[in-house]
RNA sequence: CUCAGAGAAAGGCAAUCCCGUCGCAAGGCGGGGACGCAAAGCCAGGGGCCUCCCGAGUGGGAGGCGGCCCAGCCGCCGAA
Numbered sequence: 001c002u003c004a005g006a007g008a009a010a011g012g013c014a015a016u017c018c019c020g021u022c023g024c025a026a027g028g029c030g031g032g033g034a035c036g037c038a039a040a041g042c043c044a045g046g047g048g049c050c051u052c053c054c055g056a057g058u059g060g061g062a063g064g065c066g067g068c069c070c071a072g073c074c075g076c077c078g079a080a
Stems, first nucleotide, its partner, number of pairs: 005077001012037002017032006035067001041073002045070003048065007
């Protein structure tokens, strides 16, 4: 230095639910609050799921989910 993710330490994020707000919706944002998380950091490229519209083709279009998986980028701490 690298691997190694611990009944370690420091720091971090925050599901469901409630309130407010935006959106036709999926869902987003803010506050409260914690089920969990070592990438629960970023990214919608591939797959998957969800919503709306047009349709009738086994279809097309516009969106959403990064806390579903993979790829890509970046990264705190650290023992046996």

The RNA shown here (c-di-GMP-I riboswitch aptamer) has 80 nucleotides and comes from Actinoplanes sp. TFC3. The sequence was found by an Rfam model in a public genome assembly. Model confidence (mean pLDDT): 83 of 100.